[in-house]
Molecule: c-di-AMP riboswitch aptamer (ydaO/yuaA leader)
Organism: Actinomycetota bacterium
RNA sequence: GGUCGGGUGCCGCCGAAUCGUCAGCGUCACGAACCGGGGACCCACCGCAACUCUGGGGUGAAUCCGCGCCACCGCGCGGUAGGGCGAGCUUCCCGCCCGAAUCCGUCAGCUAACCCGGUAGGCGGCCGCGAAGGAGGCU
Numbered sequence: 001g002g003u004c005g006g007g008u009g010c011c012g013c014c015g016a017a018u019c020g021u022c023a024g025c026g027u028c029a030c031g032a033a034c035c036g037g038g039g040a041c042c043c044a045c046c047g048c049a050a051c052u053c054u055g056g057g058g059u060g061a062a063u064c065c066g067c068g069c070c071a072c073c074g075c076g077c078g079g080u081a082g083g084g085c086g087a088g089c090u091u092c093c094c095g096c097c098c099g100a101a102u103c104c105g106u107c108a109g110c111u112a113a114c115c116c117g118g119u120a121g122g123c124g125g126c127c128g129c130g131a132a133g134g135a136g137g138c139u
Base pairs, nucleotide, nucleotide: 010125011124012123013122014121018032019031020030021029033119034118035117036116037115038114043109055107056104057103058102059101064079065078066077067076068075069074082098083097084096085095086094089133090132091131092130093128
């Protein structure tokens, strides 16, 4: 000097998953903020009645289709609804990535009051010095 790996600090990204309080501590004790679920009228849906279940539903961008394997469950591959990134914002172009996982337990449309719960985890750090618009700063 190079390469690889790790730690710490700073900056930044996905996401609701952040900020604060206390002698001190606490991924939640309390407060704030944010997110989600349950839950009337009205509305929506259904509507001859009954029976039955192949259940049904929620968080999330994470659905659906084709092909192959498979007794079932499911697995693999290729697409895809949708979502994210390329370092201030919006739109567009181009490129890249994700397209998972999990919970409730036969029960949930919407939903004021009211009730319940969550605040995890995972990455990057010189990149498209892209285009247009707007914003801000300086002179």